SAM riboswitch aptamer (S box leader) from Heyndrickxia shackletonii, 109 nucleotides, folded computationally. The RNAcentral record of the sequence draws on Rfam and Ribocentre.
């Protein structure tokens, strides 16, 4: 780094410590000296592992609950947007579905 396959309007701090960006990219639009990023603590969820209890069955699957390991993640819907269709509206555009790109997992190379 690249493919595959799932997943996303919910959930999570008045701490510490740092001192100015921050929110992938565009175009908006927002957060931030009433303290950005990074850390470190707590936390929140349930992707992998683990343990358990059930079924189905005899070899692994499926539900559940738990949170021991491994990641994530803790303003805003992935902030909203590109691309393409389809309804309405015929001035500006609104909804709604699907793509793409991004993110995060888990497998492979």
């Nucleotide at each position: 780094c690249u493919c595959u396959u799932a997943u996303a309007a919910a959930g999570a701090g008045u701490a510490g410590u740092g001192g100015a960006g921050g929110g992938a990219c565009u175009g908006g639009c927002c957060c931030u000296a009433u303290g950005a990023a990074g850390c470190u603590c707590g936390g929140c969820a349930a992707c992998c592992u683990u343990u358990c209890a059930u079924g189905u069955u005899u070899a692994a699957c499926a539900u559940g609950a738990a949170u021991u390991g491994g990641u994530g993640c803790u303003a805003a819907a992935u902030c909203c947007u590109g691309c393409a269709a389809a309804a309405c509206a015929u001035u500006a555009g609104u909804u709604u579905u699907g793509a793409a790109a991004g993110a995060u997992a888990a497998g492979a190379g």